[in-house]
Context: one part of a larger RNA
RNA sequence: GAUUGAACGCUGGCGGCAGGCCUAACACAUGCAAGUCGAGCGGUAACAGAAAAGAAGCUUGCUUCUUCAGGCGUCGAGCGGCGGACGGGUGAGUAACGCGUAGGAAUCUACCUGGUUGUGGGGGAUAGCCCAGAGAAAUUUGGAUUAAUACCGCAUGCGCCCUACGGGGGAAAGCAGGGGAUCUUCGGACCUUGCGCUAUUAGAUGAGCCUGCGUGAGAUUAGCUAGUUGGUGGGGUAAAGGCUCACCAAGGCGACGAUCUCUAGCUGGUCUGAGAGGAUGAUCAGCCACACUGGGACUGAGACACGGCCCAGACUCCUACGGGAGGCAGCAGUGGGGAAUAUUGGACAAUGGGGGCAACCCUGAUCCAGCCAUGCCGCGUGUGUGAAGAAGGCCUUCGGGUUGUAAAGCACUUUCAGCGAGGAGGAAAGGUUAGUCGUUAAUAUCGGCUAGCUGUGACGUUACUCGCAGAAGAAGGACCGGCUAACUCCGUGCCAGCAGCCGCGGUAAUACGGAGGGUCCGAGCGUUAAUC
Repeated sequence: GAUUGAACGCUGGCGGCAGGCCUAACACAUGCAAGUCGAGCGGUAACAGAAAAGAAGCUUGCUUCUUCAGGCGUCGAGCGGCGGACGGGUGAGUAACGCGUAGGAAUCUACCUGGUUGUGGGGGAUAGCCCAGAGAAAUUUGGAUUAAUACCGCAUGCGCCCUACGGGGGAAAGCAGGGGAUCUUCGGACCUUGCGCUAUUAGAUGAGCCUGCGUGAGAUUAGCUAGUUGGUGGGGUAAAGGCUCACCAAGGCGACGAUCUCUAGCUGGUCUGAGAGGAUGAUCAGCCACACUGGGACUGAGACACGGCCCAGACUCCUACGGGAGGCAGCAGUGGGGAAUAUUGGACAAUGGGGGCAACCCUGAUCCAGCCAUGCCGCGUGUGUGAAGAAGGCCUUCGGGUUGUAAAGCACUUUCAGCGAGGAGGAAAGGUUAGUCGUUAAUAUCGGCUAGCUGUGACGUUACUCGCAGAAGAAGGACCGGCUAACUCCGUGCCAGCAGCCGCGGUAAUACGGAGGGUCCGAGCGUUAAUC
C1' cells in the first nucleotide's frame, strides 16, 4: 500500500447492489417448513343442497322453515398410487480414491423419449364402517361384514431368463370423456378417444465400482500387518473384488517416510503480488460427510433415510407410577457462549419442485419486504455575487497580520428528503367463443395451431413522470517533532501525560492538555485484529 463475513471509539442525510453466529455439531418454548390424487376404492364425519314429504305466509305458484336425502358438488378418517432419497441446513468426522484431474470395465436406473408385444379368464382376503372390550394416556384386543389400479393363482407369451441344447420358467388393471347403427335385464355390451397397466429393447438422465497422478505438519513417531498378501473352491452383491467363509501357500507395506500422533471437509475460486509464489476456502457453484450420541435393518428404482422405523445411551417433558412422548446443523424466534452477526414479516404474482387428465392444492425452495454505514458504488448537505477586507476569536515587533469572499447583504436554483397527482414493466398462463388441422364411423369427445373476448402482481404509497413550498431538513473524524502533508500562543514543569519506531516532558515543550490556525479523508474517519 492492498484486502476483510470483521469488531471497538466518535459521528451519521438519501438511494442502488451485495453481505450478515467465524464462538457452543450447546440446549431449545411456540408457529410454520411435504404433500397430493374422488378420473384407483369402499364410503361420506363436516359444509352446501337437487329430488321427495310436511308446515306457515299469501302475490296460487313462489318465499321461508323443518324432516329426509351419496342423486350431485365436496370431503374428515381409512385402503391404494406417486412423492416424503429432491429441495433446505451444517462442516462434527474424514489426510481418504474423500476431493481434483485423466482413464477404465464387471453394473443398476422410478418418472421421461423412440421401437416392439400384450392388456383373456378366475379366486380368497383386509382396513374403514358396525358390535363388544382393555387403558390415565399413547395406544390396543376380539367378533361380524365390505371394495379396489391392494393381494394370489390359471391361460397366453413377440422379445426376455435358465439350460446338460432335450427342454424348462415367467406378466398385466383398470379409469374417465363422447357416440350413429345393432343387442339389452335399460345397468350396459359394442365402437372410439385420452390417461394408465404388462413384457422387452434402445436412448437420455442419475448412481454404484476400479485405477494412474496430484492433494497438510511432526523422525523428539522406524518398523507395521493375521483376512494380513496371493491362489483354489463355495457364498454374497445390481456389479469386479478377502466383500465373506473353508482349505493351501507365506506373503504384503516401509527412509521415494510405512505405522503412529497432531491438524483439516476438498475444489472452481477469493485476497495479495509485476510475476513466481504466499495466504485462504464466508457469500455463489460442483463433490463429499453428517442429522441428539452409538448401532441396525425394513420399505423402495433409489436410503441404511434431517422433519421414517427398531434397539441401547444421555437429556427434557407427561403420568392415575402400570407406562408413554421428543430431537431447529429447515425458516423465524428463545436462553447460553461471545468483541460480534437480523423479523416469531408478506406472497405463491414470477422461476423451479411434488401430486393431479385438468382446474387446482402444497412449497420458510424461491421471489419480496423489515433490521444493520458491514462492504462497494452513486448523489446531496446549495449556486453566483459580495471589501466597509464588518463584528468577534487568535497572534502581534502594537504598525498590523490572520480567520476571510468566509459571514452578513443582494440575485438565483430545488437534486434528494417532504406533501399531492398520474403511472409502466415483471403476465406467460388459465377460462370462453369462432375457425382450421389431426384422431375417428362421426360435424361428438380429445389434442395442436390461429384469432377475438376475458383474465391472474406479494413487492406496491413500485420504477418513472408531473405539480407544490422553501436555502429550506442534511458534516464529521483523525492528524500537524522526523518517518509523513500540516505551527503558533497559553497551561503544566521527568508531574500530569504521549508513543507504531526513533523518542518527547526536570520553567521559553511546533511531541503532554487547551485554544486559534493548518493538513488529509469525507457519510464517514480513526483504532485493534488478520493476510499478502

Record summary
The part of an RNA shown here (small-subunit ribosomal RNA, 5' domain) has 532 nucleotides and comes from an uncultured prokaryote. Rfam family: Bacterial small subunit ribosomal RNA. The RNAcentral record of the full RNA draws on ENA.